[in-house]
Molecule: c-di-GMP-I riboswitch aptamer
Organism: Alkalihalobacillus sp. YIM B00296
């Protein structure tokens, strides 16, 4: 000092709900609350799923398509990170 593993020890994020906001939504932000998670850190780069304000098409004012939007707690990948018995 690396590599696997995650048995310890130290931690650590926060799911669904609740309430306040932001937003056209989806879905995000802050409190509060644990489903869980060895990267549930970070990044939207390719997949996939979500939404459809705006657009476009069609109508008896509906219905369809579309992402420039969101989602890393979807799944691949790139950065990074705590301890370590065996």
């Nucleotide at each position: 000092c690396u590599g696997u593993u995650u048995a310890a020890a130290a931690g650590g994020c926060a799911a669904a709900c609740c309430c306040a906001u932001c937003g056209a939504a989806a879905g995000g932000u802050g409190g509060g609350g644990a489903c869980g998670c060895a990267a549930a850190g970070u990044c939207a780069c390719a997949g996939a799923u979500c939404u459809a304000a705006g657009g476009u098409a069609u109508u008896c004012u509906u219905u369809a398509c579309u992402a420039c939007g969101a989602u890393g707690g979807c799944u691949g990948g790139g950065c990074u990170g705590c301890c370590a018995a065996g």